[in-house]
Order: sequence, then C1' cells, then structure tokens
RNA sequence: CGGGCCGGCUAGACGGUCGCGGCAUCCUGAUUCGUCGGGAUGACGAGGAACGUCCGGGCUCCAUAGAGCAGGGCGGUGGGUAACACCCACCCGGGGCAACCCGCGAGAAAGUGCAACAGAGAGCAGACCGCCACGGCCCUUCGGGGCCGGGGUAAGGGUGAAACGGUGGUGUAAGAGACCACCAGGGGCCCGAGUGAUCGGGCUCGCUGGGUAAACCUCGCCCGGAGCAAGGUCAGACAGACACCUACGAGGCUGCUCGUCUCGGUGUCGGGUAGACCGCUAGAGGGCUGCGGCAACGCAUCCCGUAGAUAGAUGGCCGUCACGGCGCUGUUCGAAAGCACAGUGGCCGUACAGAACCCGGCGUAUCGGCCGGCCCGUUUG
Repeated sequence: CGGGCCGGCUAGACGGUCGCGGCAUCCUGAUUCGUCGGGAUGACGAGGAACGUCCGGGCUCCAUAGAGCAGGGCGGUGGGUAACACCCACCCGGGGCAACCCGCGAGAAAGUGCAACAGAGAGCAGACCGCCACGGCCCUUCGGGGCCGGGGUAAGGGUGAAACGGUGGUGUAAGAGACCACCAGGGGCCCGAGUGAUCGGGCUCGCUGGGUAAACCUCGCCCGGAGCAAGGUCAGACAGACACCUACGAGGCUGCUCGUCUCGGUGUCGGGUAGACCGCUAGAGGGCUGCGGCAACGCAUCCCGUAGAUAGAUGGCCGUCACGGCGCUGUUCGAAAGCACAGUGGCCGUACAGAACCCGGCGUAUCGGCCGGCCCGUUUG
C1' cells in the first nucleotide's frame, strides 16, 4: 500500500423566530368546592432498532394449592444470567491458505416409513453377462467347442449418487474373511490428560447389518393458565321480565381424569353506565474507576436522576456549518483515458423510522460518518 475477517460508537450540529406536552414555583379568573381555565419563569421531552410479536421474565388475577395423562419446548460439554431457543468458552464435524464462519450437533443391531430412473438386486438384498463341475445331444484338426437341463459361486464385468469393507496372498472344481498379513471402521478391556464433551496410547475380537429421525418414533432434561383491553379505587346511573337445569346437582381451577374450593348456572327480551384516579415510571436502571475471571459476567466505592401521553405531545420557517455525490477550475504523474489532491456564494441529498406497563434477547430495515483489533499478499528500511 492492497485485499479480507471480527467488534464498538454515532444517526447531522449551532443560532434566531413562531408553535406543542406534562412537571416545579409564582400570579390570576370562575366555582355546583369535585375542579376547570389563563399568564410568567425554569429545567426536561422518542430508538438502535421504539418495528416484527419470535422467545424469556418482572408484575397482576384465576386461587386455597396439588397429582397424573395429553400437549408443548430444548438436545455436544462446562459456565453466565432473574430466566431463555439468548450470551461466553471449549469439543466434534464441515468450509476457507488464514483471520474466521456454519451446525434443529442424543439414538438407525427397539420398531415403522422413505429414496425417481437404471439395475439381477437398494438392507435379515441379489444372479443380467460371466466362472466352475455334473447329466444329455451335436461337432471335432482329439487340444477342445456349441446347445439344453439341474447344481455351486459372487472374486471379474455391467447398472447406479451409492451394491453388505480395501490391497496382497493361501486355498478351491470355480470362488468367498473360508483362512492369513497389513490397513480402514466397529465392539470389549486397560492406562494417561481434562470439571466434562472429548483426545492420545496399549491389548484383544474376523465383528464388517449403508443413508435418512428441520420423517413418525425412542431416550434425557424442562414447562399451570390468561394477560395492562391484566387488575384495582372513587363517583354516578338503572328495571327488571320469562323459560330451563338445580345438592345423586351446577360452577371455578387451559383440554381430560383425580383431587380440591364455592353455592349456584344457562338462554331470550328489555333498561342504565362508558366519567375521574391508580397501575404509569427509581427499574434484574445508567456511568467512571478498582478487583476477580480466558470470556460472558460478578463484586465494591463514588456519581447521575433521563418522556409518561390518553385521539394520543417534541413541529414549521430562516441562516450558517458539517458530511456525501455531481459539475466546473487548477496542480503532480501520464501519449491519452484517468487516479489522487486543492478550490468552488453552481446543483442535489442527509437513511430506516416513532414510545403507550417495564425489562433481557433474537429477527428484519437502514443515507452516511468515526474508531479498534486480527489474517493474507506486495514493497521498503
């Protein structure tokens, strides 16, 4: 200098002017004494995702709290966390020269299923072409050859993405892990390292029955439900009627059963209310520093106080600057094109987007800008 990999921050700034929201203080008008309205000053007022609603919780109620089945979630090991399908570290497998990235990562000899076509046969398989021996018939140059039948074989050839280990040998009528040597995989036993997944090594066994479980399934671990339109307080108003089940019953506890609690439940017609307040923002909150830890993160001192709306607030205009792009001008290099740099009162642009109980994650969208670390290549000292 070029290319790549990983991570962090930011998300235009300033000034003026007009206009919003709640809070605090002060002044003030009305008042049915509940409260409603006006003015001034002050500080404050959307996000890295507020989006998706895909996970996990806090919180509230069912409710006085359980058991089982069904159902659902997760799936290498260890750690972090309030918890998680999240995060960190490591292991194994795959990709990449590498930094690094990816993984629905347990089990296929428990069972069921699936895999087009080709092929004899695609998983307790299989004989198309072959090889061998027996019987019969024909030919013969007497070496043997051809056809048919029943038998043995799976080493050779072929089909296929894949054919029930590989190479070499012994053996056989011909062959075959039938046997042997070495290798690959698998099983059993033992030793070492590691918290563990796992890794390394030794001995032994002819054991060689593929793939697929983001197919059904088996195994291990975990899981009450509903949700702020949850749920409460205050005020206010009304109007009940009819029918059915009814304690051997009805109803609540997601579905079912047990169990347990309460004493009711369902339907039709009709009437009143929709107001105010709480929940609602001090939180598993944020920041600097120190210590522990490979890290995620934890602990400690100190500091900060950062929207709370309810038809739903933070916007409009002007100017300057910043960043980026285009154009123009100039400079170095260059044959030119062009790269880079500088100037410019010429033009354009500045994304994705918007709280509604709160928080930890994940996914998705995004104009730009800044910073850090690591890998590879080239050149120079």